[in-house]
About this RNA: A computed fold for a 479-nucleotide part of an RNA from an uncultured bacterium, annotated as small-subunit ribosomal RNA, 3' major domain. It matches the Rfam family "Bacterial small subunit ribosomal RNA". Rfam links the family to the GO terms structural constituent of ribosome and ribosome. Model confidence (mean pLDDT): 81 of 100.
Context: one part of a larger RNA
RNA sequence: UGACGGGGGCCCGCACAAGCGGUGGAGUAUGUGGCUUAAUUCGAUGCAACGCGAAGAACCUUACCUGGCCUUGACAUGCAUCUCUAAGCUGGUGAAAGCCAGUGACUCCCGAAAGGGAGAAUUUGCACAGGUGCUGCAUGGCUGUCGUCAGCUCGUGUCGUGAGAUGUUGGGUUAAGUCCCGCAACGGGCGCAACCCCUGUGAACUGUUGCCACCAAGCCGUGAGGCUUGGGCACUCUGUUCAGACUGCCCUGUGAAACGGGGAGGAAGGUGGGGACGACGUCAAGUCAGUAUGGCCCUUACGGCCAGGGCUGCACACGUACUACAAUGCCCAGUACAGAACGAUCCGAGACCGCGAGGUGGAGGUAAUCUAGUAAAACUGGGCCCAGUUCGGAUUGGAGUCUGCAACUCGACUCCAUGAAGCCGGAAUCGCUAGUAAUGGCGCAUCAGCUACGGCGCCGUGAAUACGUUCCCGGGCCU
Numbered sequence: 001u002g003a004c005g006g007g008g009g010c011c012c013g014c015a016c017a018a019g020c021g022g023u024g025g026a027g028u029a030u031g032u033g034g035c036u037u038a039a040u041u042c043g044a045u046g047c048a049a050c051g052c053g054a055a056g057a058a059c060c061u062u063a064c065c066u067g068g069c070c071u072u073g074a075c076a077u078g079c080a081u082c083u084c085u086a087a088g089c090u091g092g093u094g095a096a097a098g099c100c101a102g103u104g105a106c107u108c109c110c111g112a113a114a115g116g117g118a119g120a121a122u123u124u125g126c127a128c129a130g131g132u133g134c135u136g137c138a139u140g141g142c143u144g145u146c147g148u149c150a151g152c153u154c155g156u157g158u159c160g161u162g163a164g165a166u167g168u169u170g171g172g173u174u175a176a177g178u179c180c181c182g183c184a185a186c187g188g189g190c191g192c193a194a195c196c197c198c199u200g201u202g203a204a205c206u207g208u209u210g211c212c213a214c215c216a217a218g219c220c221g222u223g224a225g226g227c228u229u230g231g232g233c234a235c236u237c238u239g240u241u242c243a244g245a246c247u248g249c250c251c252u253g254u255g256a257a258a259c260g261g262g263g264a265g266g267a268a269g270g271u272g273g274g275g276a277c278g279a280c281g282u283c284a285a286g287u288c289a290g291u292a293u294g295g296c297c298c299u300u301a302c303g304g305c306c307a308g309g310g311c312u313g314c315a316c317a318c319g320u321a322c323u324a325c326a327a328u329g330c331c332c333a334g335u336a337c338a339g340a341a342c343g344a345u346c347c348g349a350g351a352c353c354g355c356g357a358g359g360u361g362g363a364g365g366u367a368a369u370c371u372a373g374u375a376a377a378a379c380u381g382g383g384c385c386c387a388g389u390u391c392g393g394a395u396u397g398g399a400g401u402c403u404g405c406a407a408c409u410c411g412a413c414u415c416c417a418u419g420a421a422g423c424c425g426g427a428a429u430c431g432c433u434a435g436u437a438a439u440g441g442c443g444c445a446u447c448a449g450c451u452a453c454g455g456c457g458c459c460g461u462g463a464a465u466a467c468g469u470u471c472c473c474g475g476g477c478c479u
Base pairs, nucleotide, nucleotide: 007479008478009477010476011475012474013473015469016468019432020431021430022429023428026323027322028321029320030319031318032317033316034314035313042053043052064309065308066307067306068305069304070303073128077127078126079125080124083121088103089102090101091100092099093098106119107118108117109116110115130298131297133296134295135294139292141287142286143285144283146281151190152189153188154187155186156185157166158165159164170181171180172179196275197274198273199272201243202242203241204240205239207237210233211232214231215230216229217228218227219226220225246269249263250262251261252260253259325425329384330383331382332381333380334379343370346365347364351360352359353358391422396417397416398415399414400413401412402411438461439460440459441458442457443456444455
């Protein structure tokens, strides 16, 4: 000077407390350990590994295993060499790859032609290729984490023999080393905040594919009204540019300032809400399997091609989820209201067939136009009457649909039948402070199909509680 203390003081954070909902018990999905295996490829391992790399393992992917094959190689460059055999076509063998046999080309230049030269291709040889082989403790780059915590430092000056100190401490205050006051310090930098994006209010401009208040015409209807067309851009909306919030105004607390408390006005009030943004550094943290890269290692194999298998194996253990155990519920019928995003071998309407998954068919759509007026919880009416049930849906049998060369290992979905465990979960443990938790559906990426109950978004309904900081955990400042 730091770090640490079951030392002290001050202060924060869903850290505790107060609440709401879970996990831990059941079934299933998924990841991991373990075991097994010819192989169950590799990595990630307290928080910060375990629905993680993987935004898609039937083949491919694929790196693993077994077997069959290739050796200048699937791919790049160069040198030498060989040629009417290499491209293509045909045949044999084979699981394919491969191997063997037959036939047989190309481009440019010179030339009347014959032919010659060059290129491409091939053969052979050599340099080399190739390696998801090792080392993340040789590295770059990127990332996690403490932590969006409020800190980390420098110049000059001063103090100290020096390491260093001061500034950065103190008194207030703040979300904040935020600001104010004081002070041997005075200033500066990286962080904080602001500048950026979305959202909440208004104005101007913009009117098609959007809108329909008003006007006109037509059609339907007894009527209220509805539909279409033409005007129209008022409104909604799309998008662009501005305005708006700054403790600006009033009262108040303290000697003063910073600031705090209350109020007015306002769509919004004291950082309005959310996002992006992550200081100096820590963990020899993670990644040589994303790519790059030093060194080491393999070179008829640790490289390459192919078929089949495996990554899906199952006594068991753990993590993360989904579905439930029911009456604030389940089933049936009717009825209402979204946002965001996607769409060309793609989205697919009306119609018809099928109980259904789906099929036939193809209008329209390169999209504010079409798909597309489909949300579901909710609401209305009816049934069930507390039961392992009209709860729950695992498992299994049968029959099918779709994708794809191919669903046996190992796909999803539909229908009929079957109906398991489960009656709210021990010790323990997690998330959340408001449009949040909880709950309901919808969309997208990957993708032929799908193991999605995952991930990332969108909207609907919509709470409870916070006395307080003694204690647990993490952090900041002083000592």